This is a predicted structure of a 379-nucleotide part of an RNA (large-subunit ribosomal RNA, domain IV) from a marine sediment metagenome.

Context: one part of a larger RNA
RNA sequence: GCGUUGUUAAGGAAUUCGGCAAAUUAACCCCGUAAGUUCGCAAGAAGGGGGGCCUUCUACUAUGAGUAUUUAUAUUUGUAGUAAUGAAGGUGGCACAGAAUAGGGAGGAGCGACUAGUUAUCAAAACUACAGGCGCUUGCAAACUCGCAAGAGGAUGUAUAAGUGCUGACACCUGCCCAAUGCCAGAAGGUUAAGGAAGCUUGUUAAUCGUCUGUUGGAUGCACUUCGGUGCUCUAACGGUGAUGAAGCAGGCGACUGAAGCCCUGGUCAAUGGCGGCUGUAACUAUAACGGUCCUAAGGUAGCGUAAUACCUCGUCACUUAAUUAGUGACUUGCAUGAAAGGUGUAACGACUCUUCCACUGUCUCGACAGCGCGCUCG
Numbered sequence: 001g002c003g004u005u006g007u008u009a010a011g012g013a014a015u016u017c018g019g020c021a022a023a024u025u026a027a028c029c030c031c032g033u034a035a036g037u038u039c040g041c042a043a044g045a046a047g048g049g050g051g052g053c054c055u056u057c058u059a060c061u062a063u064g065a066g067u068a069u070u071u072a073u074a075u076u077u078g079u080a081g082u083a084a085u086g087a088a089g090g091u092g093g094c095a096c097a098g099a100a101u102a103g104g105g106a107g108g109a110g111c112g113a114c115u116a117g118u119u120a121u122c123a124a125a126a127c128u129a130c131a132g133g134c135g136c137u138u139g140c141a142a143a144c145u146c147g148c149a150a151g152a153g154g155a156u157g158u159a160u161a162a163g164u165g166c167u168g169a170c171a172c173c174u175g176c177c178c179a180a181u182g183c184c185a186g187a188a189g190g191u192u193a194a195g196g197a198a199g200c201u202u203g204u205u206a207a208u209c210g211u212c213u214g215u216u217g218g219a220u221g222c223a224c225u226u227c228g229g230u231g232c233u234c235u236a237a238c239g240g241u242g243a244u245g246a247a248g249c250a251g252g253c254g255a256c257u258g259a260a261g262c263c264c265u266g267g268u269c270a271a272u273g274g275c276g277g278c279u280g281u282a283a284c285u286a287u288a289a290c291g292g293u294c295c296u297a298a299g300g301u302a303g304c305g306u307a308a309u310a311c312c313u314c315g316u317c318a319c320u321u322a323a324u325u326a327g328u329g330a331c332u333u334g335c336a337u338g339a340a341a342g343g344u345g346u347a348a349c350g351a352c353u354c355u356u357c358c359a360c361u362g363u364c365u366c367g368a369c370a371g372c373g374c375g376c377u378c379g
Base pairs, nucleotide, nucleotide: 001374002373003372004371005370006369007368008367010365011364014363019360028050029049030048031047036041038169052091053090054089055088056087057086058083059082060081061080062079063078064077065076066075067074068073069072092096104358105357106356107355108354109353110352111350112349116128117127132167133166134165135164136163137162138161144153145152146151170345171344172343173342175275176274177273180272181271182268183267184266185265186264189263190262191261195257196256199253200252201251202250203249204248207244208243209242210241212240213239214238215237216236217235218234219233221232222231223230224229276294277293278292279291280290303337304334315331316330317329318328319327
């Protein structure tokens, strides 16, 4: 010096983000116990008191010795023991639940009703769940889930059932909007795919044709000839090339036909969601019950409100303090509250969060000392 344990004058939260940590309290018995309340609670509320040991007092059992009287009962007294406890008196200690184990309490507010569950390994909470409320789906070979299928779960259940979504005990309530988006229902009309399809069209080419052309053959055809043939014409076959081009095949267009859906017609908000401006006006001023005007599907109702939501903001007033950006109660023009993404309350409950008070303390003023262990120095 560090760790850990203990003690500490006076003060007593001045410490600190914050009483974190520590201290206080503590089991049992008695007395006593507020607001509030869902009458169960709150409550061990709070707040007080008691305790060791000895003797005596009571009842009963066993037993000894007496007294009274006829047995047997009554009664006096001694010894030993048992028994929920209580009372009185006495007595020792600093201290009597003598060591150890064993609630600190109260007030106000927020959130969540509660018990329960949760981030194994930094978060236990206001998160999740919950009983209760509401909606939607599902008539059984159910919806839904798993599987390619067979099949299985749902369920050896049957709408007081099963699945799914939102809300979250209880109390008082849950306003307006179906224009948008979604869902449900509807079917007259419009639009609409693949497919089908009257018809139109393109390519290919069998065939035909050409005063285009090659090869081969023929001519009892014409001309020339060195008599070997050559040229021309006609004709036949096989090719090339161009034109026309049936059927088939292939491609393209296509009137018409063609479902759901969408458009359309309604419904639905505890479906997703949304819930306004400007301006004038009352005999002080201020404000505006009242009026005008524009827009909208409808213009935020009851409540609550500077809030776990309010930027301005440390809003303003009051309380609390010597002093308070904290806390509480009001007001409230709410940047940007608001009704099952529920609104507002609420007894009980909470290792939840904020705040105040009492008690208590080494948290602090401000340190100190001691035990144990370690470090360090010496050996």
Description:
It matches the Rfam family "Bacterial large subunit ribosomal RNA". Its family is annotated with ribosome and structural constituent of ribosome in the Gene Ontology. Its mean pLDDT, the model's own confidence on a scale to 100, is 84.